[in-house]
RNA sequence: AAACAGGUUUUCUAGGGUUCCGCAGCGCGGACAGAGCUGGUCCGGUCCGAGAGAAAACUCACAGUACUGCUGUGCCACGGAGGGAUAAAAGCCCGGGAGAU
Numbered sequence: 001a002a003a004c005a006g007g008u009u010u011u012c013u014a015g016g017g018u019u020c021c022g023c024a025g026c027g028c029g030g031a032c033a034g035a036g037c038u039g040g041u042c043c044g045g046u047c048c049g050a051g052a053g054a055a056a057a058c059u060c061a062c063a064g065u066a067c068u069g070c071u072g073u074g075c076c077a078c079g080g081a082g083g084g085a086u087a088a089a090a091g092c093c094c095g096g097g098a099g100a101u
Base pairs, nucleotide, nucleotide: 007058008057009056010055011054012053015048016047020045021044022042023039024038025037026036028034060074061073062072063071064070065069076096078099082094083093084092
């Protein structure tokens, strides 16, 4: 100084918050009706969710086989601060970035 499939999608997990639902509290109210306000220092449902977590499908490269299919391999990966989106936050995105080795 440079290259690399270090590919795409889906489902899920660690994790994350609070739009909606539920839950809790407050006052209004005749009311176990109802709407309102507050609370994520509420284990929940919906929701967001990993390059460095999991699985599957597809795709790519190479090798083998043999035919246009099948089988196999694809290792590694320490990491801020700051900013951005959504209701909001995050292991999301900037980003396998800066930097370190």